[in-house]
RNA sequence: AGCGGCGGACGGGUGAGUAACGCGUAGGCAACCUGCCCCUUACACAGGGAUAGCCACGGGAAACUGUGAUUAAUACCUGAUAACACGGUCAGUCCGAAAGGAAGAGCUGUCAAAGAUUUAUCGGUAAGGGAUGGGCCUGCGUCUGAUUAGCUAGUUGGUAGGGUAACGGCCUACCAAGGCAACGAUCAGUAGCCGACCUGAGAGGGUGAUCGGCCACAUUGGAACUGAGACACGGUCCAAACUCCUACGGGAGGCAGCAGUGGGGAAUAUUGCACAAUGGGGGAAACCCUGAUGCAGCAACGCCGCGUGAACGAUGAAGGUCCUAGGAUUGUAAAGUUCUGUCCUUGGGGAAGAAACAAAUGACGGUACCCUUGGAGGAAGCCCCGGCUAACUACGUGCCAGCAGCCGCGGUAAUACGUAGGGGGCGAGCGUUAUCCGGAAUUAUUGGGCGUAAAGAGUACGUAGGUGGCUGUGCAAGCGUGAGGUUUAAGGCAAUGGCUCAACCAUUGUUCGCCUUACGAACUGCAUGGCUUGAGUGCAGGAGGGGAAAGCGGAAUUCCUAGUGUAGCGGUGAAAUGCGUAGAUAUUAGGAGGAACACCGGUGGCGAAGGCGGCUUUCUGGACUGCAACUGACACUGAGGUACGAAAGCGUGGGUAGCGAACAGGAUUAGAUACCCUGGUAGUCCACGCCGUAAACGAUGAGCACUAGGUGUUGGGGCCGUAAGGUCUCGGUGCCGCAGUUAACGCAUUAAGUGCUCCGCCUGGGGAGUACGCACGCAAGUGUAAAACUCAAAGGAAUUGACGGGGACCCGCACAAGCAGCGGAGCAUGUGGUUUAAUUCGAAGCAACGCGAAGAACCUUACCAGGGCUUGACAUCCCUCUGACCUCUCUUUAACCAGAGAUUCUCUUCGGAGCAGAGGUGACAGGUGGUGCAUGGUUGUCGUCAGCUCGUGUCGUGAGAUGUUGGGUUAAGUCCCGCAACGAGCGCAACCCUUGUCAUUAGUUGCCAUCAGGUUAAGCUGGGCACUCUAGUGAGACCGCCGGGGACAACUCGGAGGAAGGUGGGGAUGACGUCAAAUCAUCAUGCCCCUUAUGUUCUGGGCUACACACGUGCUACAAUGAUCGGUACAGAGAGAAGCGAACUCGUGAGGGGGAGCAAAACUUCAAAACCGGUCCCAGUUCGGAUUGUAGGCUGCAACUCGCCUACAUGAAGUCGGAGUUGCUAGUAAUCGCGAAUCAGAACGUCGCGGUGAAUGCGUUCCCGGGUCUUGUACACACCGCCCGUCACACCAUGGAAGUUGGGGGAGCCCAAAGUUGGUCAACAAUCGAUUACCUAAGGCUAAACCAAUGACUGGGGUGAAGUCGUAACAAGGUAACC
Repeated sequence: AGCGGCGGACGGGUGAGUAACGCGUAGGCAACCUGCCCCUUACACAGGGAUAGCCACGGGAAACUGUGAUUAAUACCUGAUAACACGGUCAGUCCGAAAGGAAGAGCUGUCAAAGAUUUAUCGGUAAGGGAUGGGCCUGCGUCUGAUUAGCUAGUUGGUAGGGUAACGGCCUACCAAGGCAACGAUCAGUAGCCGACCUGAGAGGGUGAUCGGCCACAUUGGAACUGAGACACGGUCCAAACUCCUACGGGAGGCAGCAGUGGGGAAUAUUGCACAAUGGGGGAAACCCUGAUGCAGCAACGCCGCGUGAACGAUGAAGGUCCUAGGAUUGUAAAGUUCUGUCCUUGGGGAAGAAACAAAUGACGGUACCCUUGGAGGAAGCCCCGGCUAACUACGUGCCAGCAGCCGCGGUAAUACGUAGGGGGCGAGCGUUAUCCGGAAUUAUUGGGCGUAAAGAGUACGUAGGUGGCUGUGCAAGCGUGAGGUUUAAGGCAAUGGCUCAACCAUUGUUCGCCUUACGAACUGCAUGGCUUGAGUGCAGGAGGGGAAAGCGGAAUUCCUAGUGUAGCGGUGAAAUGCGUAGAUAUUAGGAGGAACACCGGUGGCGAAGGCGGCUUUCUGGACUGCAACUGACACUGAGGUACGAAAGCGUGGGUAGCGAACAGGAUUAGAUACCCUGGUAGUCCACGCCGUAAACGAUGAGCACUAGGUGUUGGGGCCGUAAGGUCUCGGUGCCGCAGUUAACGCAUUAAGUGCUCCGCCUGGGGAGUACGCACGCAAGUGUAAAACUCAAAGGAAUUGACGGGGACCCGCACAAGCAGCGGAGCAUGUGGUUUAAUUCGAAGCAACGCGAAGAACCUUACCAGGGCUUGACAUCCCUCUGACCUCUCUUUAACCAGAGAUUCUCUUCGGAGCAGAGGUGACAGGUGGUGCAUGGUUGUCGUCAGCUCGUGUCGUGAGAUGUUGGGUUAAGUCCCGCAACGAGCGCAACCCUUGUCAUUAGUUGCCAUCAGGUUAAGCUGGGCACUCUAGUGAGACCGCCGGGGACAACUCGGAGGAAGGUGGGGAUGACGUCAAAUCAUCAUGCCCCUUAUGUUCUGGGCUACACACGUGCUACAAUGAUCGGUACAGAGAGAAGCGAACUCGUGAGGGGGAGCAAAACUUCAAAACCGGUCCCAGUUCGGAUUGUAGGCUGCAACUCGCCUACAUGAAGUCGGAGUUGCUAGUAAUCGCGAAUCAGAACGUCGCGGUGAAUGCGUUCCCGGGUCUUGUACACACCGCCCGUCACACCAUGGAAGUUGGGGGAGCCCAAAGUUGGUCAACAAUCGAUUACCUAAGGCUAAACCAAUGACUGGGGUGAAGUCGUAACAAGGUAACC
């Protein structure tokens, strides 16, 4: 090596398949098997023929294989023996309700064996028993989908036979027609199951890694062989795919074993040591095998423990960061001083794990552990700091870059981005991502809801099901108590113990569930009796638009016929279309036809709901009341199912008066496919048949019971009463209201309260009640009913505001009544626009526009062109020099600048100081540069409107309300009364100024009555302070008095008196707030920007332009006037670089002059009015623009660009379209005067007085405002919100001629290997050959399903912004909605 035996069916791996007796649990097998192991009984006798190996010869590339010869066994075969074994036959026996089952005397048939040896033993054969392991059967449990509802022919059962270890349609033949399924069959999808693990208070929910049990699988599919056991991971055969070898003929292979490789991936380790221990196989044993296993290696992957030092240390060091520049913080932190030694390190010692059997035997491993040496040395990071949520500042950035779990941050002061400092949390980890549970009572059994938030089916009847009155008896299924079995181990929990602790490990205790059994009988159930109160029947009544059919009636509309009659009718906001002289409308009479039924009529009646209304008749359903005769739980609800079911719509046939979708015409309008008008077809009506939906609503399912009342109404009944009426009761239908309930509103015996039973429905908004599928339907469509995707909301109720083309009340020169204007003309002035080098800037509806500007030739001035300066035109500090500065003269320049000359300080302790100038250096100056959306201050406006709030109390869960609303009244939230409010504040009013009357005080600059003087005249003078006046102080007016009204109030109306009467007139005075209102150019100021310029200075120009448009004014258009002449009367102011008189010159502007006056002193003509003359209605004797000439004034300077005068010129304009403004009494209108600014320059502005009206019925309307109320989808608050088409981009999705792929099943064809059966020459057997059935893979076919894709197409969603309209929210401008 070979023969033989045993083991390779264990151990190890994986989870593809499997929704199944696969798994779990509890049972059964009287229907079974079991090698090795244990016990018991018995036996092992006699023979025989082969065959590997080996040898020889071959074939083949190889794998492998052929032939011949020869040989052994515990290999194989024959015979003997044999039972309590296996069969046949059955007497009698036992169990069982039966079917049937058990053991079975007697007789009879069949079947066995092997030796080895060291003589201790180990084996062999038969039988019985045990143990272990397995097989089969059953109850219960075990995911999702009904848009999967019917499935099944060996299917279900029987008989007979075959087959198996065994029961069985497991298989075959025959017979019967069964079996499963709404308690979910079948089909589709997904999935190994459990002990357990995670989470949770639990109930549950999720998971099935490690460890343990079971199952299945071994490249894919099929098959058997061997064996005790397999249809076998490292066995065989066949087919297929793949890889490899090949000589092309043919062969070989199967890591889901341990390592390892490649690939894939976000991602997962060493080609390690050992059989020392535990265990397995073989062996008599030694021993051999064992990637099971024990160990080691790698990975912070998890859990646990430990370290990275400890104590002292304040000049609170340096550095960093912040800063109010003082300081704060990092921080005892560091440095420094004194210590300690875990890990580490040096040297030494050194295990247990080893149990045998005396010895020997340790992979880990010189490991754990102990002693010792050395030294703070080598050892800290990650996340966060807007809220949730512990922790804040600076800088950078500027809706960028970025952050983000949700809300959300970022657009120049970001605690939210990035960085830094600081802080918070955890710590050898920290953060992120993914998944699961929790919180989530957000699927609600425990433990939710359905009027309005999502949610009650349109309504009823009724099947299955669920639930069910009082009482007796029985049973014991549920239920309760006890006992027993099981609930493997591990895990969990509790206690104790072992590793230094812990993690970890060990020991003990404990258990849901299921099964068996004994007992109990209250409750449920089951069975069987009884009862009457639930339910029903009967009898007697009355009420009713309950239903169906037939008939009848009158009013009205329309049409037809006839008469009368004449020019319109009709219709509307106004019109038109339409009808009408061919006679309408109107009116009278007659007729036709259809539809609907006024009044009664009523939160009244009836019906299950939809719904039902003239009258009569017939048929018919139900409810109610009374009586208590009958039945005896007959009941309630009700998935599916069935019936009914408004309007519209559909089919067939009729009918058609009125109304009236579509349609036509006329209007309206930007348009008007609408609202309005004129017509008008379907339809509306009837019969029959469909449809099956509505905001089918009480947005409230049905039934039963209980729980304060009050007041109507309707149908009955009882009692009292003559009646009217009262009271009790049953049924229905309303309102109010307590407890209770509700998020609130509200509900409240007709519940939305308190309970019970049953059904339906809901689970964020949109997509969508849609798609697909299915069912129904003639169709329209209905029922059922998703997903992708998208958003962070959608929604309910209530509150406060705001708003309304909602309501009520009230006020205002708001309208109305009036007067005068504006808008037309010319001019002035402001603005826009345009232009320009520049035309500086701001103001913008009211509330910008004669505004900032109370005054631009230079200056102002900020703008433009050009020329200069650079610590600067101006301020502070430092250094040097000088003694001034200022002023004057000259040169130059366009001017500033620059240069030269003249003149010229104070104090002193004599050191110097002050002041001023020049030069220098740097800090800084400077900015009318930006941001009024960073701000202060100031202002406008609503609005001089009457409002706006607070404290305490009360009400409400709350936002909030009350007060403050209500009845009166007022100019007023002014006052009175009432009131769950009582008080208070800011506003109103008053106090303040002025004006109107009087008194008093004081009389100069004011005044002059009386006295005197005096002049041409004059308060001119003496004198006086009476008056006027001035300016101080007081008085006066308060609804105080009378009368009416009113609530005996507040108040109001009228009257008296009074200078004044109801806040006397006027002014100042402006609540809480709104408009991101105005102003960075009055001023101030944060931040940003410029710094030989965006600062500063000078000259010239510009702000003054001019086809045009607008605002505000002036002057006019004339006779109530213009012009000429005469004459009279104010008030309030201003004045010294000023006002400036008399006188004088000039036509005049003005010039000369210089009296008086720092003002009740001087200066400053009032005009209109009045008187008289002229003009005679015209582009004028109106009007004055424009232009020419000549002048005056101011000023360095009137060209750009001033004002005035004279003469001349003499434009438009003859009272102003649409529209629009102001004003209610000393007002409008009209007339002049003054002042501020200012050298000069008002038609503007602010004041002053003179003359001096008209009208006001009133609150309907326009505008604005206030109070109460109502609606709201608005809250940036109606200049709000918001809808749909279209266009564009992107996304997901449906349909679609089709196309492609997939899994499963069906039928047919072919049929490998293989089992079984049949057949095949010779006596038989094995083998072989052949054949039949079955049959994997393969091929063909039809259909269903799933997925992907598809020109084109449908809607949907999102998007910064776009187009067209304006549908909804208010009465949303036509109420909205189904």
Molecule: small-subunit ribosomal RNA
Organism: uncultured bacterium